This record gives sequence, structure tokens and C1' cells, in this order.
RNA sequence: CCUGCGGGGUUGGGUGCAAUUCCCGACCGGCGGUGAAAGCCCGCGAACCCCACAUCGUCUCGCUCGCGAGCGGCGUGGGGCCGACUCGGUGGAAUCCCGGGGCCGACGGUGACAGUCCGGAUGGGAGCAGG
Repeated sequence: CCUGCGGGGUUGGGUGCAAUUCCCGACCGGCGGUGAAAGCCCGCGAACCCCACAUCGUCUCGCUCGCGAGCGGCGUGGGGCCGACUCGGUGGAAUCCCGGGGCCGACGGUGACAGUCCGGAUGGGAGCAGG
């Protein structure tokens, strides 16, 4: 540098005109690391916000008329933001294993509040494998 791969999950019941969104209950867990196997230990990734640079424009303004400023699009890099755990056991070593009890989950949409439905996304991506 090139190629491929790279996220799972509301069975069932209640209320209601209406809910996979509320209530009971159910189910799910990306990537790297860590004395030992991790959703909740350390870090990374996606969304969103900001800055810088590069580039583009049926856009706006200025003038010395091909440049400058602004705005917008796309891209690259950097920054911000970014959830959740304890008890017991085994062991040389475990918030990682075994047992008990807990907890967490972007944004927009919706006839009614969403980790699980629909959408941005036939996208992006930590990274993994191969050439």
C1' cells in the first nucleotide's frame, strides 16, 4: 500500500382508542489490554460539539479583478463530551473464573416515555486476518 472480515437483543402477560416506548416479566453485551476468560478495571470505537488545515462552490460581501473575508459542503488531524459492581469461594495471581445479589446502555423519529422497533447506516469503525 492492497484485499477480505468487522454488533447482539422485548417469547409471554397487564393498562389503554393507541405502547415491542408505560407496568410485570424476558432478552442482549463491539474492539485492544490486564499475572486468569471482563457490558460495569484501564483504554479505544460510533453519535454530537469545538478548533486547525486542505479542498470545493449556480452562495454573500469587498476590492487593486484574481485574490481576500464570510457562509455552506466534503475530507484529514487534534480536542471536548461519553453509562454501569459488589459479597463469598478457588488460586501463586481473578472488580476477568465459579456461586449470590445488583447495575448500565448516544442521537432523531413515533398515536404514548425505546439498550431491544424505525432512521442517519448499502455509512463509519476500534481492530482482526491475509497478501
Overview:
This is a predicted structure of a 131-nucleotide RNA (FMN riboswitch aptamer (RFN element)) from a soil metagenome. The sequence is in RNAcentral, with records from MGnify. Its mean pLDDT, the model's own confidence on a scale to 100, is 84.